c-di-GMP-I riboswitch aptamer from Syntrophomonas sp., 87 nucleotides, folded computationally. Taxonomically the source falls in Syntrophomonas (Bacteria, Bacillati, Eubacteriales, Syntrophomonadaceae).
């Protein structure tokens, strides 16, 4: 440098779903538990999705409706970095 077709080893993370914190929610973090995963490591940069607490309009009111300045990196591309293999 390049490449994850196969094949092998050390390893590695860990859906659902359960307990406990957080958190308005989505959802995060911890324990436990494995459905899987070759970047299931990092990044919300693009696209796509979740959620609407604040806001903003409607409304006497209950409440609707739009909104990301909150999130998903285990939805898709992009950026980086990195184990062992093979070339």
């Nucleotide at each position: 440098c390049u490449u994850g077709a196969a094949u092998a080893a050390a390893g590695g993370c860990a859906a659902a779903c359960c307990c406990g914190c957080c958190g308005a929610a989505a959802g995060g973090c911890g324990g436990g538990g494995a459905c899987g995963c070759a970047a299931a490591g990092c990044u919300a940069c693009g696209g796509g999705u979740c959620u609407a607490a604040g806001g903003a309009c409607a409304g006497c009111g209950a409440u609707g409706u739009c909104u990301a300045a909150g999130g998903c990196a285990g939805c898709c591309g992009g950026g980086u970095u990195g184990c062992c293999g093979g070339g």